c-di-GMP-I riboswitch aptamer from Jeotgalibacillus soli, 95 nucleotides, folded computationally.
RNAcentral holds the sequence, with entries from Rfam and Ribocentre.
Its Rfam family is "c-di-GMP-I riboswitch aptamer". The family is grouped with related families in Rfam's "c-di-GMP_I riboswitch clan". Its family is annotated with cyclic-di-GMP binding in the Gene Ontology.
RNA sequence: AACAGUAAAAGGCAAACCAUUUGAAAAUUUGGGACGCAAAGCUAUCAGGUCUAAGGCAUAGAGAGAAAGAAUGCUAUGACGGCUGGGCCGCCUGA
Numbered sequence: 001a002a003c004a005g006u007a008a009a010a011g012g013c014a015a016a017c018c019a020u021u022u023g024a025a026a027a028u029u030u031g032g033g034a035c036g037c038a039a040a041g042c043u044a045u046c047a048g049g050u051c052u053a054a055g056g057c058a059u060a061g062a063g064a065g066a067a068a069g070a071a072u073g074c075u076a077u078g079a080c081g082g083c084u085g086g087g088c089c090g091c092c093u094g095a
Stems, first nucleotide, its partner, number of pairs: 003094003012037002017032003022027001035082001041088003046085003049080003055075005
């Protein structure tokens, strides 16, 4: 260096939930809290997937007509790296 970690140890991260920050929402920040994690470190401008739909577009109804509002559907430019693969970087140990 590579490989391995089903062993032991050091150190690390922290799901749900509660409070809290930001946000239209998804989600997120901080504190508490531990379900788990050998990359549960980073990358969403690497690809797929998932979530949300403010804004935009469409539809039908109503209406003299048009617009606005409301409803339904589609849509990411918003998110998720603790969904998967890839990329980058990295602690301990050699049972």